[in-house]
This is a predicted structure of a 147-nucleotide RNA (c-di-AMP riboswitch aptamer (ydaO/yuaA leader)) from a soil metagenome.
RNA sequence: UGCCUAAUCUCUCGCCACAUUGGGGAGGGAGCGGGGGAACCAUUGGGGAGCCGCAUCUCCCCGGGGGCGAAUCGGACCCAGGUGUCCGUAGCGCAGCUCUUUCAGCGCGAGCCCGACAGCUAACCCCGCCGGCUCAAGAGAGAGGAA
Numbered sequence: 001u002g003c004c005u006a007a008u009c010u011c012u013c014g015c016c017a018c019a020u021u022g023g024g025g026a027g028g029g030a031g032c033g034g035g036g037g038a039a040c041c042a043u044u045g046g047g048g049a050g051c052c053g054c055a056u057c058u059c060c061c062c063g064g065g066g067g068c069g070a071a072u073c074g075g076a077c078c079c080a081g082g083u084g085u086c087c088g089u090a091g092c093g094c095a096g097c098u099c100u101u102u103c104a105g106c107g108c109g110a111g112c113c114c115g116a117c118a119g120c121u122a123a124c125c126c127c128g129c130c131g132g133c134u135c136a137a138g139a140g141a142g143a144g145g146a147a
Stems, first nucleotide, its partner, number of pairs: 002133003008030006015023002031129006041119001045062006064117001065114004073088005091108004097144007
């Protein structure tokens, strides 16, 4: 100077500092983002047995569920298992005025939380505004803006 992310802007109080257009604490506002929460609607899976067979039904056994996020799913290998590695993949991001889009290119495809519990959900209630990167910066089209 820009980027990822919801993670930004501003006001009041008082504290530290004095090159100040500075720093951090408490409280509030705006904005952005997330969760819970009616009516209506919607609402589990696999295996085995019984029945001549199918459907239905009954019995038994196994498997908890959910949230933030793009970050899901599949295959192969190692391995006693767990774990790990690799290759793909749903999906996501970048490219310099902004948005949409085409072609070519470069990356990500994690991690964490709740704690037996939550479908959707108006009113209503609750919560977050962290953290991490960058010296590199293709071409075309449309619309808008700026000079």